Annotation: This is a predicted structure of a 1744-nucleotide part of an RNA (large-subunit ribosomal RNA, half A) from a Candidatus Bipolaricaulota bacterium. Lineage of the source: Bacteria > Bacteria candidate phyla > Candidatus Bipolaricaulota. Model confidence (mean pLDDT): 80 of 100. It matches the Rfam family "Bacterial large subunit ribosomal RNA".
Context: one part of a larger RNA
């Protein structure tokens, strides 16, 4: 270090358990708000953080009830206090109070703050304080009341006063608007979809609704919803895909009123005296009649047409009053009584019964026995039950306790609505005929849109814009164009419940829903923490125990913890708490490892250690037939059996998973464990199975009933019973046809309902886009623009004018000055980012440091504001728009889509593919077919041999065709040349030898194919039909082609096989080669194949005969070679071959020609001839050219074999590569190579042999299940197809098991073919299995999976720019805390102030878990106290800019956008306090001292006024406030240095110096008095006046006196003086414990200079870019008007900030971050300097 085994720790899974969820029945209630809602903010308790409660009457206050002992709400107990039988706490009811805020509404705002106004109170007044009402907008109603005009008025406007509205909320409904992802396999019409969003309104419900409907020759009789018609008619790029309606069954059930005709009034108009008052008659009377409009009451409401009015017929009728000009009749109208009828929604009160909001009442067990902490448990014996639902009690209760059936109850609201009162209606109706009336810019029509299931369609219907435009009852719409008949209805007015939809609330129950990753996001202080400018996102977190009995008491430690004791059944139930898994981390024991190798297993095994059991001793209890049996301990050692743990060595052996033709693969995916994690579900089609019930089957929706399975009714519908045909039409047939014919297409039971299988419309097996649309948030960055502020050290250069001189006729022009311009130069501050390093898991999600650009400008900044997503802005990079831009960002459609990717969870059996063909905007999708499967039928097929009939043009072959081709021969014919003669050349066609073809055949197979006989062999493999699939990427090898390079492990066909889906043997390893025609499961049995037999390494160092000599074997080619072995042709040769040695190789002639030369040998020609054994006019070498050496070719010499030449086998050379021999598998081999024979052996999962199992045929016996014999069969991816086992939950079921111990969790044993199971020890401490059926959130190892939790890396990286050291304190502990002393930084800044942010961080006292990058006694950390005082400072009660709200007006589908008065709104105008001193923390605020500003009215002085008008004074006039940019010189101050004086201190150790030296001081506001440097050129005073919206005496114009540049007035820094007998102040003293701190006393407190700087005071010069606006303030009048006004005294004097950090450890950047952050002060040496250096004040050492 491994392994294994016990005990621990971390962790928080699994069992069990529910406060909280889920989904729903049933009832109620559907609203709540100016009488101020929802919703919040702030408060509220003695002490009080958070909830819950409430509102300054604040965990409450009055009353009415209920209730009856304790009570002051939880987390959450305490302390202090109190209430309460005089009835508290708690409950209901119903009253009061009710801060601020929000529609919010007196005005305003930055929501929870400020500031008015009128009216009344306090107060002598003012200011302050309390009390009430002050928004709008509609509409009534009263009052009042223009302008302007032909009209148009009691109008517009105002004003009181009354009602109303406004906002909110989940769904539903109604309406405006109105998308896109998708879907069509691509898009445009379509589709999604009228869907989402958005926007407006309403209710408990809403819309719809009483036929200008449908239908069809019959009818119905309003709407709404249900079922069904029917996925039908339709409708549709007739694509996808939309998609009715009527009838029929049911739920409910309800019908009415206007408008008009007519009649009366009323008003008005018009006629202008017509004649009439009901009627007769008779009197009397006459502003009255007609006709229009208008308004009011009556009347009237429809279609077989009503109405209404005249006339006309018929039938019917209770009574009293009254009325008309009188009077009688008659006739009529109103009234009341009587009678009938209604009040159902359409008028009103009354309010009964019931019920809701609080409650009561309620039956029956044992102090029996047993275990236990506990009894409900088990045993015994009992009871009640209209109560045995539930729950709770120390384990499982009918009789213990809450309650449960059953009964009863309300002073007060509600609800509810019986009765009554009252209230309406009737007392006439019916015919028949004329006349009126019956809904107009309408209906129709044209164009253009929309809706209707219907997309323009032949498109009716409806609805709209834009023209056009009836008829009217002898009318009109409608019936799917249109027309005619017919039928039926009667628009253009309205109201009208329940059936229907929905649930955010309340109550009561229920659940084959979940049980802490589940169930709401949320069981707990969750819409919280926490992100993020916003808009919006959105978590984790549960359990001790029966009861806190939560561990007194002592040990050890500072504490945390821990160990004793003690609770308690249990402490390994101790608060980080039931159980308590893994993963990970340890500890102790066995065994095992230091020369060996790796998929970590397996098989075999030696050792070693340990259990058990035999035997055998002993003890003990028991039974005994006494012989011994049996059971338990113990002890033991040697064999001996089992077992266990490890294991040295040896065989064999390259993970899982997806993709894939193929993966150990260096191809993907998982650190690692747990937990979650993916074909669901509805409705619809089909097919099987199962059941009913069958020429029938079956109900829907509703009802009726059950109230935990129920079950009855309901026949509408639907499916089947007959088909054919285009129909008439005809029928077991019918249609074509002339046809009795052929041929199509008919002519066998279904239906209903569960299951299972699949499709098909839904997200449809899971997760995954970038992306499109719809609404909304964002300019706190950033970009541009408005408005207002602010800021730029210093130093240079010297432009135009211009000034003097010169110079000109006169300009020009020199010089030399003056002067300050410049998108001017250098260069801080400030901006910026060009360059290199670093940095790069950073100090920083852009920086640091060394350089580097601009640095008066197009400049930079600070605060306010303002432009918005196909839109901003943008000196333009498609740059910016909150770290996000070639279209933010949030949500929301939405679970968009994804021919792509990735993942998909338990087991056995049986079969088992494909990678191919046709189509495809198709090629890595898809359909259909081929191959597979399951099931039914058919039944003779089928597959194999043989043989026997066919056809054909392939291999081959062949040249006969068609082409290509070589040689020869014979020849027509053509070309060249020449006078011609003739020569030379190609040459058809024939002949002859010779070839070659995929697109040539005179020929022509094997083989396939296709049929027939037969049949040894197979045994259902053939077909047919229905159900389900998978493959359409193939790969290699072997043959037969194409392509290509007769390249490739390439590509594309054919045949075939294997792999793919195949494992074993063999080729070292090696998908595809070989072998096996293939592995059902076992065996230490046997025999083959291939290929082996010297060793690794089973088997022959086997046998016989040849090669090979190269390690060839055991890697290659042309081409090379006298290797070598075998056999063949052909030479030479004893007349001597062949090699070697000897010798000769001559002459003509230096052959000729060339040449400078050429002699055999540069080159050209010839190449003969002699001698000879033989010998080239020459084969090399050579030389300038000869020459010289050799060759051929002769002869001797030896002596017997010597050549060529080609073919075979086996070898050689040709032969260089990278990490290591590395080209036999290694040793090694001469065979243990190579060829051929032989003979034995080894070798697979093949075959056999022996047992077991499953499938499956056939027999045979039983038949309920089965059982046996013979047969065959059992590799397996994609897929079918069968049977199971496990989870969770519910039913049988109160039956079983359980504290004598369930589930869970953890180890041993049995057991089955798997999935499992069964028992059993310890842990656990309350529930749980069988069986047999149900139903599923029903099975994980991968998805860069979601979550948690523990590893690795790793005691590594880091500890974020820098200087500390010592003593001493204190504490358990000291680098880090204090102090002190040295040392060191910063010092235009690490240092004082302030705005903005932040919100207590600030001081004090304590504390040390965690934060603090290290420690800590410290702290911006944690607890507790405590801390911020203003008339003057800063806002607000004043003004206004940009921008903003916004009456009034405009515009717009809605929302809503603009905008005048007006309001609001700094950054900016106005505006009255200084100096000391004090505190742990605050100061212009406290205090002390001197002063100031406002506004009040009482007194007291002065003064000025009283209509001869003092004084006030506009919301108006007028000044004024009022304003750029640069340069310049000038005055005072201030501050800093000197010097010189005073004062005070110190030095003045040795020696000198004494009139020394050296350090600090030497100071003082505002006010008020008075003086002022300087600057400003106008002022007065009189008339006159058409501007200044009216008016002016003001302003403005003009006239005309007067004074002035020598300063009247004005401004105005600053001076002196007071303020100040005051404070300050170096310094010294006291006192105490060295101190810190704290008290007192207090000198001098004069005067000169200066290089500078700043700040003020006003002024002057240029210059183009010409430089807010209101208010306060002065002045005029309009106009008010009897008191004003100055002092003294006096009295008011409001809300808000004020602490602390502020270039930082408190802010912005996730950090106690090397970055960002406006503005104000800025010292002293050098230096131009705010550069830089080093130093004061002052403040730091920055946390390893």
């Nucleotide at each position: 270090a491994g392994c294994a085994a016990a005990c621990g720790g971390u962790g928080g899974a699994c069992a069990c358990c529910u406060u909280g969820g889920c989904a729903g029945u049933c009832g109620g209630a559907a609203g709540c708000g100016a009488u101020g809602a929802a919703g919040g903010a702030c408060g509220u308790g003695g002490c009080u953080a958070g909830c819950u409660g409430c509102g300054a009457u604040a965990a409450g206050c009055c009353u009415c009830g209920g209730g009856g002992a304790g009570c002051c709400g939880c987390u959450a107990a305490g302390c202090a206090g109190g209430c309460u039988u005089u009835g508290a706490u708690c409950c209901g009811g119903g009253g009061a109070u009710g801060u601020c805020u929000g529609a919010a509404u007196g005005g305003g705002a930055g929501u929870g703050c400020c500031c008015c106004c009128u009216a009344g109170g306090g107060u002598g007044a003012a200011g302050c304080c309390c009390u009430a009402g002050g928004a709008g907008a509609g509409c009534g109603u009263a009052c009042u009341g223009a302008a302007a005009c032909c009209u148009c008025a009691g109008u517009a406007g105002g004003u009181g006063c009354g009602c109303u509205c406004g906002g909110c909320g989940a769904a539903c409904c109604c309406g405006g608007c109105g998308a896109a992802g998708u879907g069509a396999a691509a898009c445009a019409u379509c589709u999604c979809a009228g869907u989402a969003a958005c926007c407006g309104g309403a209710g408990g419900a809403a819309a719809a609704g009483a036929a200008a409907u449908c239908a069809a020759u019959a009818g119905a009789g309003a709407u709404u919803c249900c079922c069904u018609u029917a996925g039908u008619a339709g409708u549709g790029g007739c694509g996808a895909g939309c998609g009715a309606a009527a009838c029929g069954g049911g739920a409910a059930g309800a019908g009415c009123c206007c408008a008009a005709a007519c009649c009366a009034g009323g008003c008005g108009a018009g006629u202008g005296u017509a004649a009439g008052a009901c009627u007769g008659c008779g009197u009397u009377c006459g502003u009255u009649g007609c006709u229009c409009g208008u308004u009011u009451g009556g009347g009237g409401u429809u279609g077989u047409a009503a109405g209404u009015c005249g006339a006309u017929u018929c039938c019917g009728u209770c009574u009293c009053a009254u009325c008309g000009a009188c009077g009688c009749a008659g006739a009529g109208a109103u009234g009341g009584g009587c009678g009938g009828g209604g009040u159902u929604a359409a008028a009103g009160g009354u309010g009964a019964a019931g019920u809701c909001u609080a409650g009561u009442c309620g039956a029956a067990c044992g102090u029996c026995u047993c275990u236990g902490g506990a009894a409900a448990g088990a045993g015994c014996g009992a009871c009640c039950a209209c109560a045995g639902a539930g729950g709770g009690u120390g384990a499982u209760a009918g009789u213990c306790c809450c309650g449960u059936a059953g009964a009863c109850g309300a002073a007060a609201g509600g609800c509810g609505g019986a009765u009554c009162c009252a209230c309406c209606c009737c007392g006439g109706g019916a015919g028949u005929c004329a006349a009126c009336u019956u809904g107009a810019g309408u209906a129709g029509c044209g164009c253009c849109g929309g809706a209707c299931a219907c997309g323009u369609g032949a498109a009716a219907u409806c609805c709209g814009g834009c023209g056009u435009g009836a008829a009217g009852c002898u009318g009109g719409g409608a019936g799917g164009a249109c027309c005619a008949c017919c039928u039926u209805c009667c628009a253009a007015g309205g109201c009208u419940a329940a059936a229907c939809a929905u649930u955010a609330c309340c109550g009561a129950c229920u659940g084959a829903c979940c049980g802490a990753u589940a169930g709401u996001g949320a069981a707990c202080u969750a819409g919280u923490a926490c992100c993020g400018c916003g808009a919006g996102g959105g978590a984790a977190a549960g359990g001790u125990g029966a009861a806190a009995a939560g561990c007194a008491c002592c040990c050890c430690g500072g504490g945390a913890g821990g160990g004793g004791a003690g609770u308690g059944a249990a402490a390994u139930a101790g608060a980080a708490c039931u159980u308590g898994a893994a993963a990970c981390c340890g500890u102790u024991u066995g065994c095992u490892u230091a020369c060996a190798g790796a998929c970590a297993g397996u098989g075999g095994g030696a050792g070693c250690a340990c259990c058990a059991u035999c035997c055998c001793g002993c003890g003990c209890u028991c039974c005994u037939u006494c012989g011994g049996g049996a059971g338990c301990g113990c002890a033991c050692u040697a064999c001996a059996u089992g077992g266990u743990g490890u294991g040295a060595c040896c065989g064999c052996a390259u993970g899982c998973c997806u993709u894939u033709u193929g993966c150990a693969g260096u191809a993907u995916g998982a650190g690692c464990c747990g937990g979650c994690g993916a074909g669901u579900u509805a409705c619809g089609g089909u097919a099987u199975g199962u059941g009913g019930c069958a020429a029938g089957g079956u109900u829907a929706a509703g009802c009726c009933g059950a109230c935990g399975a129920a079950g009855g009714u309901g026949g509408a519908g639907c499916c089947g019973c007959a088909g054919c045909g285009a129909a008439a039409g005809c029928g077991a047939g019918u249609c074509u046809g002339a046809a009795u014919a052929g041929g199509g297409c008919g002519a066998a039971a279904g239906u209903c309902a569960c299951a299972u299988g699949u499709c098909g419309u839904a997200g449809a097996c899971c997760c995954g886009a970038a992306g499109c649309c719809a609404g909304g948030u964002g300019a706190a960055c950033u970009a541009g623009c408005c408005a207002u502020g602010g800021g730029c050290a210093g130093g240079c250069u010297g432009a135009a004018g211009u000034g003097u001189a010169c110079u000109u006729g006169a300009c020009c022009g020199u010089a030399c000055g003056u002067g300050a311009a410049g998108g001017g130069c250098c260069g801080a501050a400030c901006c910026c980012a060009c360059u290199g390093a670093c940095g790069u898991u950073g100090a920083a999600a852009a920086g640091u440091c060394a350089g580097g650009g601009g640095a008066u400008g197009a400049c930079c900044u600070g605060u306010g504001g303002u432009u918005a997503g196909g839109g901003g802005c943008g000196a333009a990079a498609a740059a910016c728009c909150a770290a996000u831009c070639g279209a933010a960002c949030c949500u929301g459609g939405u679970g968009a889509u994804a021919u792509c990717u990735g993942g998909u969870u338990c087991u056995c059996c049986c079969c088992g593919a494909a990678a191919u063909a046709g189509c495809u905007u198709u090629a890595g999708g898809g359909c259909u077919a081929g191959c597979c499967u399951u099931g039914c039928g058919u039944g003779a097929a089928g597959g194999c041999u043989a043989c026997c009939g066919g056809g054909g043009g392939u291999a081959g072959a062949g040249c006969a065709c068609u082409g290509g081709u070589c040689g020869g021969g014979g020849a027509a014919g053509g070309g060249g040349g020449g006078c011609a003669a003739c020569u030379c050349c190609c040459g058809a066609c024939c002949c002859u030898a010779g070839u070659c073809a995929a697109a040539c055949u005179c020929c022509g197979a094997a083989u396939a194919c296709c049929g027939g006989u037969a049949g040894a062999c197979c045994g259902u493999u053939u077909c047919g039909c229905a159900g389900g699939a998978g493959u359409c990427a193939g790969a290699a090898c072997g043959c037969g082609g194409g392509u290509u390079a007769u390249a490739a492990a390439a590509u594309c066909c054919g045949c075939g096989c294997u792999c793919g889906a195949a494992a074993g043997g063999g080729a070292a390893a090696c998908a595809a080669c070989c072998c096996a025609u293939g592995a059902u499961c076992g065996c230490c049995a046997g025999c083959u194949a291939a290929g082996g037999u010297c060793c690794c390494u089973a088997a022959a160092u086997c046998c016989g005969u040849g090669c090979u000599g190269a390690g060839u074997g055991g890697g290659a080619a042309a081409g090379g070679a006298u290797g070598u072995g075998u056999g063949g042709u052909u030479g030479u040769c004893g007349a001597g071959a062949c090699a070697g040695c000897u010798g000769g190789a001559a002459g003509g002639u230096u052959g000729g020609c060339u040449u400078a030369g050429a002699a055999g040998c540069a080159g050209c020609c010839a190449u003969c001839c002699u001698u000879u054994a033989a010998a080239g006019a020459g084969u090399g070498c050579g030389u300038a050219a000869u020459a010289g050496c050799c060759c051929a070719c002769c002869a001797g010499u030896c002596u017997a074999a010597c050549g060529a030449c080609g073919a075979c086998g086996c070898g050689c050379c040709g032969a260089a590569a990278a990490u290591u021999u590395a080209a036999c598998g290694g040793g090694g081999c001469u065979a243990a190579g190579c060829a051929c024979g032989g003979u034995a052996c080894c070798g697979a999962a093949g075959c056999u042999g022996c047992g077991g199992g499953a499938u499956u045929g056939u027999c045979a016996c039983a038949u309920u299940c089965g059982u046996g014999a013979c047969g065959a069969u059992c590799g397996g991816u994609a897929g079918g197809g069968g049977a199971g086992c496990a989870u969770u939950c519910c039913g049988u079921u109160c039956a079983c098991g359980g504290c004598u111990g369930a589930a869970g969790c953890u180890g041993a044993g049995c057991u089955g073919u798997a999935a499992g199971g069964c028992u059993u020890g310890g842990u656990g401490g309350a529930c749980g299995a069988g069986a047999c059926g149900g139903a599923a959130g029903a099975g994980a190892g991968a998805a860069u999976g979601c979550c948690g939790g523990c590893a690795u890396g790793a005691g590594u990286a880091g500890c974020g720019c820098g200087a500390g050291c010592a003593a001493u304190g204190u504490g358990a502990g000291a680098a880090u805390c204090a102090u002190u002393g040295c040392c060191a930084c910063c010092g235009a800044u690490u240092g004082c102030c302030u705005a903005a942010g932040g919100u207590u961080u600030c001081c004090u006292g304590g504390g040390g878990a965690a934060g603090g990058u290290u420690c800590g006694u410290c702290c911006g950390c944690c607890c507790a106290g405590g801390g911020u005082u203003a008339g003057g400072c800063g806002g607000a009660a004043c003004c206004u800019a940009a921008g903003g709200u916004g009456a009034a007006c405009c515009c717009g589908a809605a929302a809503g956008g603009g905008g005048u008065a007006a309001c609001c709104g700094a950054u900016g105008g106005a505006c009255a306090g200084c100096a000391g001193g004090u505190u742990a923390a605050u100061a212009u605020u406290c205090c002390u001292g001197c002063g100031c500003c406002u506004c009040u009215a009482c007194u007291c002085u002065u003064g000025c006024g009283u209509u001869u008008g003092a004084a006030c004074g506009a919301a108006g006039g007028g000044g004024g406030g009022a304003c750029c940019c640069c340069g310049a010189a000038g005055g005072u101050u201030c501050u800093c240095c000197u010097c010189c004086g005073c004062a005070c201190a110190c030095u003045g150790a040795c020696g000198g110096a004494a009139u020394a030296g050296u350090g600090u001081g030497u100071c003082c506001a505002a006010g008020c008095a008075c003086c002022g440097a300087g600057g400003u050129a106008g002022g007065g005073g009189g008339g006159a006046u058409a501007g200044g919206c009216a008016a002016a005496u003001c302003c403005g114009u003009u006239c005309c006196c007067c004074c002035g540049u020598c300063a009247a007035g004005u401004c105005g820094a600053g001076g002196u003086g007071u303020g100040a007998u005051g404070g300050c102040g170096a310094g010294c003293c006291c006192g105490c414990u060295u101190u810190u701190a704290g008290g007192g006393c207090g000198a001098a407190g004069g005067g000169a200079g200066g290089c500078g700087g700043a700040a003020u005071c006003a002024u002057c010069g240029g210059g183009c870019g010409a430089g807010a606006a209101a208010a306060g303030c002065c002045u005029c009048u309009a106009g008010u008007g009897a008191g004003c006004a100055a002092g003294a005294a006096a009295g008011a004097g409001u809300c808000c900030g004020u602490a602390c950090c502020a270039c930082a450890a408190u802010c912005c950047g996730a950090c106690a971050c090397a970055g960002g952050u406006a503005g104000g002060c800025a010292a002293g040496u050098a230096g131009a300097g705010a550069a830089u250096a080093c130093u004061a004040a002052g403040g730091u050492g920055g946390a390893c």